RNA sequence: CAGGUUGGCUGGGCGGUUGCGGGCCGCCGCGCCUCCGCAGGCGCAGCGGUUCGAGGAAAGUCCGCGCUCCCCAGAGCAUGGUGCUGGCUAACGGCCAGGCGGGGUAACCCGACGGAAAGUGCCACAGAAAACAGACCGCCGUCCCUCGGAGGCGUCUGCCCCCGCAGGGGCGGUAAGGGUGAAACGGCGAGGUAAGAGCUUCACCGGCGGCCCUGGCGACAGGGCCGGCCAGGCAAACCCCACCAGGAGCAAGGCCAAGCAGGAGCGAGCCGGUCGCAUGCCGACCGCACGGGGCUGCUCGCCCCGUCGGAGUUCCGGGUAGGCUGCUAGAGGCGGGCGGCAACGCCCGUCCCAGAGAGAUGAUCGCCGCCCCGGAACGGGGCCUUGAGAGAGGCGCUGUGAGGGGAACAGAACGCGGCUUACAGGCCAACCUGAGCG
Numbered sequence: 001c002a003g004g005u006u007g008g009c010u011g012g013g014c015g016g017u018u019g020c021g022g023g024c025c026g027c028c029g030c031g032c033c034u035c036c037g038c039a040g041g042c043g044c045a046g047c048g049g050u051u052c053g054a055g056g057a058a059a060g061u062c063c064g065c066g067c068u069c070c071c072c073a074g075a076g077c078a079u080g081g082u083g084c085u086g087g088c089u090a091a092c093g094g095c096c097a098g099g100c101g102g103g104g105u106a107a108c109c110c111g112a113c114g115g116a117a118a119g120u121g122c123c124a125c126a127g128a129a130a131a132c133a134g135a136c137c138g139c140c141g142u143c144c145c146u147c148g149g150a151g152g153c154g155u156c157u158g159c160c161c162c163c164g165c166a167g168g169g170g171c172g173g174u175a176a177g178g179g180u181g182a183a184a185c186g187g188c189g190a191g192g193u194a195a196g197a198g199c200u201u202c203a204c205c206g207g208c209g210g211c212c213c214u215g216g217c218g219a220c221a222g223g224g225c226c227g228g229c230c231a232g233g234c235a236a237a238c239c240c241c242a243c244c245a246g247g248a249g250c251a252a253g254g255c256c257a258a259g260c261a262g263g264a265g266c267g268a269g270c271c272g273g274u275c276g277c278a279u280g281c282c283g284a285c286c287g288c289a290c291g292g293g294g295c296u297g298c299u300c301g302c303c304c305c306g307u308c309g310g311a312g313u314u315c316c317g318g319g320u321a322g323g324c325u326g327c328u329a330g331a332g333g334c335g336g337g338c339g340g341c342a343a344c345g346c347c348c349g350u351c352c353c354a355g356a357g358a359g360a361u362g363a364u365c366g367c368c369g370c371c372c373c374g375g376a377a378c379g380g381g382g383c384c385u386u387g388a389g390a391g392a393g394g395c396g397c398u399g400u401g402a403g404g405g406g407a408a409c410a411g412a413a414c415g416c417g418g419c420u421u422a423c424a425g426g427c428c429a430a431c432c433u434g435a436g437c438g
Stems, first nucleotide, its partner, number of pairs: 001434010012368007020053008029044006055409001059420002062418005067249004079245005084098005099113001100111004114240002119238002121234003136178002138174009147164003151160003186205002189202002191199001206230002208227008253325004262316005269288001271287006277280001289307007332351008370406004377400004382395005
């Protein structure tokens, strides 16, 4: 320098104008309560000031917790989940460290990674056969036929027998070879055989199982002995084994509680008169009396409602609208120290950082920063032509650059730890490989 691997950070900055949500303070107004009033308290609206106001994923809601309510003696079954080992953690399907397997020259990456020698099931296509194997080609044996050859008998054209490294057919043997497939029932050789075969007979190698030794907390690794045991794959198929798991969710839950309806009380005339017909504990009107309310704080007056089928009023229980709470100080952020390979833990200091209501955090302008394009002019170095040279001319590259354009994914709703997914541009660190130079 080029290519790559891994991890981390950032996700524009400053200022003005204007707008939105929360808190606090002040002023003014209105309402309610205590109340004769003064004064005080509470609530609401307005104005002014001040302060705070989204993310690395706030997302998907996929896991795991806290918190809340309901259920709950214990045990088992069912169902769901997890699945190498050790550790971390509130917990996890997360993270760290390691083992094993696979990929990569390497840095490094990937793995649902318990059991297929418990049982059941499945294994496309191709192939003869796909799991108590299987005979398509080939090889071998045997029988028959044809053909060829030698021989014998009989005789002129037949029969018998033998041979063949020839051809065809039947029956059988064979899994060494060919061929199919992701996968064909250990591998190479020898012995053996009619040909063959792990055939278990032999040497070497591999796998598996059992027992033991060494190292390691362990997964596991290395080694020894024994056994011919040779056993295909799939458990994100049923299943077996081990471990874990009650249900619902902040619209959880708690408190207060208008109005309407319900229940229990208190409450002023069974007054007088006239009329009506439905003849009644009836209705309407008038008068007086009394109760409640308004004008109006009191008296008078006027108006309205009511006097037992009762105006009004007091209390009670549940509880709707609505209000308050839960609600954000927390497994919290930042800095430092210590322990640990690390995840993480402990200690010290410091900071307070949105909290709602169907849901605020926006818009615009200026300057700066970043990326892209780029006129004129200027600078840098290169090439070509010409020239003895100085120089002149030309070509394309590059830097500054007026100006123009662009800037992602995405918006908290009880909180937290993870995972996954989306993301323009920029920055940093460590490591690996290759080439060159010193």

Predicted 3D model of a 438-nucleotide RNA (Bacterial RNase P class A) from an Aggregatilineales bacterium. Its Rfam family is "Bacterial RNase P class A". Rfam links the family to the GO terms ribonuclease P activity, dimeric ribonuclease P complex and tRNA processing. Lineage of the source: Bacteria > Bacillati > Chloroflexota > Anaerolineae > Aggregatilineales. Model confidence (mean pLDDT): 77 of 100.